Predicted 3D model of a 73-nucleotide RNA (transfer RNA) from a Candidatus Woesearchaeota archaeon.
It matches the Rfam family "tRNA". Gene Ontology term of the family: triplet codon-amino acid adaptor activity.
The sequence is in RNAcentral, with records from ENA.
Lineage of the source: Archaea > Nanobdellati > Candidatus Woesearchaeota.
[in-house]
RNA sequence: GGGCCCUUGGUCUAGUGGCUAUGAUAACACCUUCACACGGUGUAGGUCGCCGGUUCGAAUCCGGCAGGGCCCA
Numbered sequence: 001g002g003g004c005c006c007u008u009g010g011u012c013u014a015g016u017g018g019c020u021a022u023g024a025u026a027a028c029a030c031c032u033u034c035a036c037a038c039g040g041u042g043u044a045g046g047u048c049g050c051c052g053g054u055u056c057g058a059a060u061c062c063g064g065c066a067g068g069g070c071c072c073a
Stems, first nucleotide, its partner, number of pairs: 001072007010025003018056001027043005049065005
């Protein structure tokens, strides 16, 4: 230098153009216990990597950029 793939709450993850973006885990509060753990209930936490384009409508499609992974040279 070239090709392909990935980027979504702290972490992991679902989502293939339209409902308030899904679940797990972690955190916090309460219940439970003599107490801790387990368990139960609830709360908070996301500019969907960034910039633009297409569309009535974009996490999703297209282009560029950034970061990461694999391969080729």